[in-house]
Context: one part of a larger RNA
RNA sequence: CGGACGAGACUCGCGGGGCUUCCGCCCUAGUACGAGAGGACUGGGCGGGACGCACCCCUGGUGUGCCGGUUGUGGCGCUAGCCGCACCGCCGGGUAGCCACGUGCGGAACGGAUAAACGCUGAAGGCAUAUAAGCGUGAAACUCCCCCCUAGAUCAGGUCUCGGGCCGUAAGGUGAAGGCUCCCGGGAGACGACCGGGUCGAUAGGCCGGGCGUGCAAGCGUGGCGACACGCUCAGCGGACCGGUACUAACAGCCGACCGUUUGG
Repeated sequence: CGGACGAGACUCGCGGGGCUUCCGCCCUAGUACGAGAGGACUGGGCGGGACGCACCCCUGGUGUGCCGGUUGUGGCGCUAGCCGCACCGCCGGGUAGCCACGUGCGGAACGGAUAAACGCUGAAGGCAUAUAAGCGUGAAACUCCCCCCUAGAUCAGGUCUCGGGCCGUAAGGUGAAGGCUCCCGGGAGACGACCGGGUCGAUAGGCCGGGCGUGCAAGCGUGGCGACACGCUCAGCGGACCGGUACUAACAGCCGACCGUUUGG
């Protein structure tokens, strides 16, 4: 820009992409076959490998803005208590998130048309012949089924809903449905985009409660020469998690309503 008014949702799918795998065991059956040794086709059941998709309940990893321990050094005048630096100083744990080593699921089945191959009927050519006419059986490939994208699929599809108003001779004004900028944010994200929210508000922060993690704070008391131990103390502290609550921040603006010859475009 187009899709023959503008707008918001939902949708069919022309077409395209993805998937397509392998193995073992059991039954059929020690059957068919075979002198025996050996040992099936077929059909059914179970389990597994690799691969793929999704997810975080479980297990485990990470978790540099969580908690604790601890070494050296510097600082806060000193003690005590803290802070900086040293790979996050090192070490022990660890929420959310992200992950796999974890969990769930997937390949299929039924059809269609076929390849090689195997047939039926059957002439040319009184026979024969699966082929010349005609008709079948038959693969992980093709198609269908399943998943994803898709109406610029320009033959541009379909359904539902909303608006198409008023003033003016005119220029123009007003500013519909709806949308955008902007702002607060996000398991969305390179940027656009996408999703939630913008006071008629729980969108983010704060605060409150809960969860969860650390593992028992500071201070004081008691005991010990002391390191330290015990008590107040299942304490103290606190990223992302689940809720509640307008205290803080969501300020402010813009775009967007017809032509006609009136069953139209």

Large-subunit ribosomal RNA, domain VI from an activated sludge metagenome, 265 nucleotides, folded computationally.
Its Rfam family is "Bacterial large subunit ribosomal RNA". Gene Ontology terms of the family: ribosome and structural constituent of ribosome.
The coordinates come from a structure-prediction model, not an experiment, and the mean pLDDT is 88.